[in-house]
Context: one part of a larger RNA
Molecule: large-subunit ribosomal RNA, domain IV
Organism: SAR202 cluster bacterium
RNA sequence: CCUCCGUUAAGGAACUAGACAAAAGAGCCCUGUAACUUCGGGAGAAAGGGCCCCCCGGGGGGUGUAACCACUUGCUGGUGAAGCUUUCUGGGGGCGCAGAGAAGAAGGCCGGGCGACUGUUUAACAAAAACACAGGUCUGUGCUAAGGGGAAACCCUACGUAUACAGGCUGACACCUGCCCAGUGCUGGAAGGUUAAGGGGAGGGGUGAGAGCCUCGAACUGAAGCCCCAGUGAACGGCGGCCGUAACUCUAACGGUCCUAAGGUAGCGAAGUCCCUUGUCGGGUAAGUUCCGACCCGCAUGAAUGGUUGAACGACUUGGGCAUUGUCUCAACGGAGGGCUCG
Numbered sequence: 001c002c003u004c005c006g007u008u009a010a011g012g013a014a015c016u017a018g019a020c021a022a023a024a025g026a027g028c029c030c031u032g033u034a035a036c037u038u039c040g041g042g043a044g045a046a047a048g049g050g051c052c053c054c055c056c057g058g059g060g061g062g063u064g065u066a067a068c069c070a071c072u073u074g075c076u077g078g079u080g081a082a083g084c085u086u087u088c089u090g091g092g093g094g095c096g097c098a099g100a101g102a103a104g105a106a107g108g109c110c111g112g113g114c115g116a117c118u119g120u121u122u123a124a125c126a127a128a129a130a131c132a133c134a135g136g137u138c139u140g141u142g143c144u145a146a147g148g149g150g151a152a153a154c155c156c157u158a159c160g161u162a163u164a165c166a167g168g169c170u171g172a173c174a175c176c177u178g179c180c181c182a183g184u185g186c187u188g189g190a191a192g193g194u195u196a197a198g199g200g201g202a203g204g205g206g207u208g209a210g211a212g213c214c215u216c217g218a219a220c221u222g223a224a225g226c227c228c229c230a231g232u233g234a235a236c237g238g239c240g241g242c243c244g245u246a247a248c249u250c251u252a253a254c255g256g257u258c259c260u261a262a263g264g265u266a267g268c269g270a271a272g273u274c275c276c277u278u279g280u281c282g283g284g285u286a287a288g289u290u291c292c293g294a295c296c297c298g299c300a301u302g303a304a305u306g307g308u309u310g311a312a313c314g315a316c317u318u319g320g321g322c323a324u325u326g327u328c329u330c331a332a333c334g335g336a337g338g339g340c341u342c343g
Base pairs, nucleotide, nucleotide: 001338002337003336004335005334006333007332008331010329011328014327019324027051028050029049030048031047036041038172052094053093054092055091056090057089058088059087060086061085062084063083067079068078069077070076071074095099107322109320110319111318112317113316114314115313119131120130135170136169137168138167139166140165141164147156148155149154174308175307176306178239179238180237183236184235185232186231187230188229189228192227193226194225198221199220203216204215205214206213207212240258241257242256243255244254267301268298279295280294281293282292283291
């Protein structure tokens, strides 16, 4: 000097990205327990008190001798002093630094974000806000089902039958889920347009004496698809600009105009989304780029790619405070092991 461990004056997070680590707390009994809430919870909330040994007393329970009572006279039943035992409780006393005397054995509180929850996951750098989930909704499927596996036979679905099965999206509950069908997709459409092979064969060519054979070929006919016409957003998706206007100023309920398929509704909002930005105001601090509450000028929020709430839950994440501490001011001493050293 390294590793592991123990103790520490005064202070107590001043350390640090961050209380990381360590410390504190911990059992049982009693008292007591807030906001909020889906009335179940929250809750072991929080906050407090007690706990060992000896002696004496009181109450209750168990067993049950003697005694008494009863009869069916028994190794009977009932009550039940004593004794033994158990529990609750009152008083007195004792010892230690310490009585859940060792080991083991929740630290707790307040606010925000995300995800409802218990679960699942990157075997060996990620456990999460990711996945799943119950619930919601859309689409397909009438049974030889749709869908899937297979070359096929055949099999799964299912020895099920639309309260079923398959696929997509969303993700408890509560309140809700606006406008756009122009584009793309899907669904429907006895018309019309386009159109392949095929049908058709006007007409032409080659050859041949001819019959014929070979060949080119217009009109017309001719499916799906596409064009076309509709519908459809919990289908893929999308949801404007400029100018003016009120008797201070500012602002614009109001008006004009251009464009669009339609111009973002309810909500929420400097947000896990805000560039400018440490926005502005308020709170917390002596001091706060973080945090909380507001404002709205949303670079570039927004409604099942779900929007907004929300009790409970979380080895999640963010801010504050209590307790506690060698994290620190600032280091010291001790123990075990290692290293170093001629020894």